Predicted 3D model of RNase P RNA and transfer RNA as a complex of 467 nucleotides.
RNA sequence: UAGCAAGUAUGCUCUAUCGCUGCCCGCAAGGGGAGAGGAAAGUCCGAGCAACACAGAGCACCGUACGAGUUAACGGCUCGACGUCCGCAAGGGUGUAGUAGUGUAACAGAAAAUAACCGCCGUGGCGGGGCAGGGGCGGGAGCAAUCCUGCUCGUGCCUUAUUGUAAACGCUUCGGUAAGGGUGAAAAGGUGGGGUAAGAGCCCACCGCGGCGGCAGCAAUGUUCGCUGGCAGUACGCCUUACGGGUUGCAAGACCAUGUAUACCGACAAUUAAGGGUUGCUCGUCCAAUGUCGGGGGGUAGGUUGCUAGAGGCUGUGGGUGACCACAGUCGUAGAUAAAUGAUAGAGGCUCCACUUGUGGAGUACAGAACUCGGCUUAUAGUAUUUGCUAUUAA
RNA sequence: GCUGUUGUAGCUCAGUGGUAGAGCACUUCCUUGGUAAGGAAGAGGUCGUGAGUUCAAGCCUCAUCAACAGCU
Numbered sequence: 001u002a003g004c005a006a007g008u009a010u011g012c013u014c015u016a017u018c019g020c021u022g023c024c025c026g027c028a029a030g031g032g033g034a035g036a037g038g039a040a041a042g043u044c045c046g047a048g049c050a051a052c053a054c055a056g057a058g059c060a061c062c063g064u065a066c067g068a069g070u071u072a073a074c075g076g077c078u079c080g081a082c083g084u085c086c087g088c089a090a091g092g093g094u095g096u097a098g099u100a101g102u103g104u105a106a107c108a109g110a111a112a113a114u115a116a117c118c119g120c121c122g123u124g125g126c127g128g129g130g131c132a133g134g135g136g137c138g139g140g141a142g143c144a145a146u147c148c149u150g151c152u153c154g155u156g157c158c159u160u161a162u163u164g165u166a167a168a169c170g171c172u173u174c175g176g177u178a179a180g181g182g183u184g185a186a187a188a189g190g191u192g193g194g195g196u197a198a199g200a201g202c203c204c205a206c207c208g209c210g211g212c213g214g215c216a217g218c219a220a221u222g223u224u225c226g227c228u229g230g231c232a233g234u235a236c237g238c239c240u241u242a243c244g245g246g247u248u249g250c251a252a253g254a255c256c257a258u259g260u261a262u263a264c265c266g267a268c269a270a271u272u273a274a275g276g277g278u279u280g281c282u283c284g285u286c287c288a289a290u291g292u293c294g295g296g297g298g299g300u301a302g303g304u305u306g307c308u309a310g311a312g313g314c315u316g317u318g319g320g321u322g323a324c325c326a327c328a329g330u331c332g333u334a335g336a337u338a339a340a341u342g343a344u345a346g347a348g349g350c351u352c353c354a355c356u357u358g359u360g361g362a363g364u365a366c367a368g369a370a371c372u373c374g375g376c377u378u379a380u381a382g383u384a385u386u387u388g389c390u391a392u393u394a395a
Numbered sequence: 396g397c398u399g400u401u402g403u404a405g406c407u408c409a410g411u412g413g414u415a416g417a418g419c420a421c422u423u424c425c426u427u428g429g430u431a432a433g434g435a436a437g438a439g440g441u442c443g444u445g446a447g448u449u450c451a452a453g454c455c456u457c458a459u460c461a462a463c464a465g466c467u
Base pairs, nucleotide, nucleotide: 001391002390003389004388005387006386007385008384009383010382012348013347014346015345016344017343018342020035021034023032024031025030037366041377042376044375045374046373047372048371049249050248051247052246056283057282058281059280061245062244063243064242065241066080067079068078069077070076081096082095083094084093085092086091097240098239101238102237103236104235105234117181118180119177120176121175122174124172125171126170127169128159129158130157131156132155134153135152136151137150138149139148140147141146189207190206191205192204193203194202208231209229210228211227212226213225214223215222216221253305254304255303256302264295265294266293267292268291275287276286277285312331313330314329315328316327317326318325319324349364350363351362352361353360354359355358396466397465398464399463400462401461402460405419406418407417408416413450421437422436423435424434425433443459444458445457446456447455
């Protein structure tokens, strides 16, 4: 200098006028002061708070799942362990309880887990073939014994070979074999040697894997340490184990005021039953004398409260690798309810464009409280800044 | 504000992780003098979007977008 990685901060400013919503002072006129965010968003987690009994039991259902920590709590966050993918690297993504039992794995393939389809090997049989020797029937030669030759029927041995005279193998039964082939996302540790009928962790060497011990670590786990075992399918579920979750959400709930009709219909009960009490079911528990509940009709749809000081912010010091914690000081900082937080003018800042080089024009993100907090996720023009990596050049 | 549901062909909807389907609509042909009906054949899909898990995702998980419904 160029290109990256991981963060952090900030998120236009000032003045005037006119408004809007609360608050304070004032009899009033009027005056004073406050008034959107880092995400107020999505409502994805976790809490507070409130009602249902002071939230209880069982079943079902749901969630979480490497280790240690942090916290009010969490599925968040921090630090760490291991696997895998991306990157030259800094770094980033993603996953990780158990395996006792059990299920599935389309298509392809012999086979998807008690693996023999092809192939290789052994054995028995059948057919063909070869050799040896024999019986029967013929023909020929010879006086005869006998010899030569053709056909036919059994027998023995062999059938691709350790001196061979010769030839040719095919089908099949039962076994052995996981070396080789092809299929697939996935095929039963890898390489080499020995061994074998052929093969195979069958045996051996090296590599890989597992177990025990030692060492390091709180632990997950690690280990160029020692001993030892011939040695694992893979993926996703069901299931099991541990921990956690009662349900509903401020339109929760409380109070005041206004107003009306116990119209009508239905279920159940006359005393320990029914029904109901915002829980999927069962129980438990609570409600009961103008009975209870559901449907339906009529009426009112105003106000107060909940409501903003809270696990609060900022600064400093200390502890901790860190999330975070402790102490001290300091600050007061929106509460609307169809819903305020705005408009206009001027000045300045920043970015871009144009040229007449100091003027003109354009723009200034995402978005916008609604009971409150802690996180996560998503959107975001720019600006500033810290640490680290790679490449190149120069010293 | 709170809570929930849905998204698949032009429309209405099915779809148990293993080659995406039905009805209507559309196109061509047959039938008819012509149209409709009927018959035969065919075309049409980023499964709202983006990531992840998996050998494989419409389906499972996360994020996001849109539409709809309920709660005084």

The prediction has a mean pLDDT of 76. Rfam match: Bacterial RNase P class A. Rfam classes the family as a ribozyme.